[in-house]
Context: one part of a larger RNA
RNA sequence: UGACGGGGGCCCGCACAAGCGGUGGAGCAUGUGGUUUAAUUCGACGACGCGCAGAACCUUACCAGGGUUUGACAUCCUGAGACCGCUCCUUAAUGGGAGUUUUCCCGCAAGGGACUCAGAGACAGGUGCUGCAUGGCUGUCGUCAGCUCGUGUCGUGAGAUGUUGGGUUAAGUCCCGCAACGAGCGCAACCCUCGCCUUAGUUGCCAUCAUUCAGUUGGGCACUCUAGAGGGACCGCCGGCGACAAGCCGGAGGAAGGUGGGGAUGACGUCAAGUCCUCAUGGCCCUUACACCCUGGGCUACACACGUGCUACAAUGGCGGUGACAGUGGGCAGCUACUUCGCGAGGAGCGGCUAAUCCCAAAAAAACCGUCCCAGUUCAGAUUGUACUCUGCAACUCGAGUACAUGAAGGUGGAAUCGCUAGUAAUCGCAGAACAGCAGGCUGCGGUGAAUACGUUCCCGGGCCUUGUACA
Numbered sequence: 001u002g003a004c005g006g007g008g009g010c011c012c013g014c015a016c017a018a019g020c021g022g023u024g025g026a027g028c029a030u031g032u033g034g035u036u037u038a039a040u041u042c043g044a045c046g047a048c049g050c051g052c053a054g055a056a057c058c059u060u061a062c063c064a065g066g067g068u069u070u071g072a073c074a075u076c077c078u079g080a081g082a083c084c085g086c087u088c089c090u091u092a093a094u095g096g097g098a099g100u101u102u103u104c105c106c107g108c109a110a111g112g113g114a115c116u117c118a119g120a121g122a123c124a125g126g127u128g129c130u131g132c133a134u135g136g137c138u139g140u141c142g143u144c145a146g147c148u149c150g151u152g153u154c155g156u157g158a159g160a161u162g163u164u165g166g167g168u169u170a171a172g173u174c175c176c177g178c179a180a181c182g183a184g185c186g187c188a189a190c191c192c193u194c195g196c197c198u199u200a201g202u203u204g205c206c207a208u209c210a211u212u213c214a215g216u217u218g219g220g221c222a223c224u225c226u227a228g229a230g231g232g233a234c235c236g237c238c239g240g241c242g243a244c245a246a247g248c249c250g251g252a253g254g255a256a257g258g259u260g261g262g263g264a265u266g267a268c269g270u271c272a273a274g275u276c277c278u279c280a281u282g283g284c285c286c287u288u289a290c291a292c293c294c295u296g297g298g299c300u301a302c303a304c305a306c307g308u309g310c311u312a313c314a315a316u317g318g319c320g321g322u323g324a325c326a327g328u329g330g331g332c333a334g335c336u337a338c339u340u341c342g343c344g345a346g347g348a349g350c351g352g353c354u355a356a357u358c359c360c361a362a363a364a365a366a367a368c369c370g371u372c373c374c375a376g377u378u379c380a381g382a383u384u385g386u387a388c389u390c391u392g393c394a395a396c397u398c399g400a401g402u403a404c405a406u407g408a409a410g411g412u413g414g415a416a417u418c419g420c421u422a423g424u425a426a427u428c429g430c431a432g433a434a435c436a437g438c439a440g441g442c443u444g445c446g447g448u449g450a451a452u453a454c455g456u457u458c459c460c461g462g463g464c465c466u467u468g469u470a471c472a
Base pairs, nucleotide, nucleotide: 001472002471003469004468005467007466008465009464010463011462012461013460015456016455019420020419021418022417023416026311027310028309029308030307031306032305033304034302035301042051043050062297063296064295065294066293067292068291071123075122076121077119078118079117080116081115085100086099087098088097089096090095104113105112106111125286126285128284129283130282134280135279136275137274138273139271141269146185147184148183149182150181151180152161153160154159165176166175167174191263192262193261194260196231197230198228199227200226201225204221205220206219209218210217234257237251238250239249240248241247313413317372318371319370320369321368322367329360330359331358334353335352336351338349339348340347341346379410384405385404386403387402388401389400390399426448427447428446429445430444431443432442
């Protein structure tokens, strides 16, 4: 100087408390451990719906079997020929064999170029090892308020001072003081978005005037909305507190008030943290194989243990009926209106839309009417049987969906433990990415919409000062 203390002081954070809802019990989904396996590819362990925004083949890295050896891919050399396409035989497939068609482009030619086949070697190739050789990227402490430097001063020196102190703040934020005076990286602001005003008016909108089944048409751009540029909030004004400061409390005005809400933004560093399976790369290793191609299997196994979720255990509910009301988005190898067939998943026909124009599109919870009457039930839906639908070369291992039948556990969950302070929690549905198909996951969107916070003694994490130390 740090680090640590079941030392002290001050302060903060959904840290506790106060509340609301969960997890831990059940069934299922999913990840992990373990076990099993020919293989159940690999990584991550403060990890575990994580890499994986989607394993039937492919993916795929794993296993079994069948094959190739200048190779699936790149550059160079020699020789030959267009290549492609089509048919047949063989094979599980790749591949192999036979036949057929055509006879590339520039150039007079020589020659050159692209492609295919054969050959030789230089080489290719490796998701093989090392993240403890590395770059890049990322996590974490933590959006915590800290981390430093120049000059000066003090100290033999390591170092100190500044950065400590009194107030204040979300903040090393600002004020005052001070052997310090300044400065940098962080904080804040500048950026995006939501909330108010303003400008413009088509594909959007409709208050007034006509018109229609219908903002449909005329008309209009007030309103909604859309997309641009500015304005607006600064403790600016008033009162009080404070040291006359910084600031704090209350009030007015205002769409908004004291950082207005949300996002992006992550200092010096820590963990030899993670990643050589994104990519790049040193070294090492393989080179008829640790490379490459194909078929099938596996990553989907199952005594068990844990994490994260979904659905429930019901009456604030279930079921049946009745044209309530969104927002974000997406659409041509696409979204599909409408008609029609089917109980349905879906099929067929026909039209619109490269989209503020057409479509996905039905929002659901809510509301109203009816029914059930507390029961393993008209709760719950696992499991299983049968019959189908769709995607796809192909749903056996191993997809999703539909109909009928079946109707398991489950009556609110021990010790323990998690999230959340407002348009939040809880609850309800909708869209998107990836994707042929597959969502209970993820990323967004809106609808309905609470309770509680006395307080900082205690638990956890953190900041500043101080103290002790046989630790570095």
A computed fold for a 472-nucleotide part of an RNA from a metagenome, annotated as small-subunit ribosomal RNA, 3' major domain. Its Rfam family is "Bacterial small subunit ribosomal RNA". Its family is annotated with ribosome and structural constituent of ribosome in the Gene Ontology. Its mean pLDDT, the model's own confidence on a scale to 100, is 83.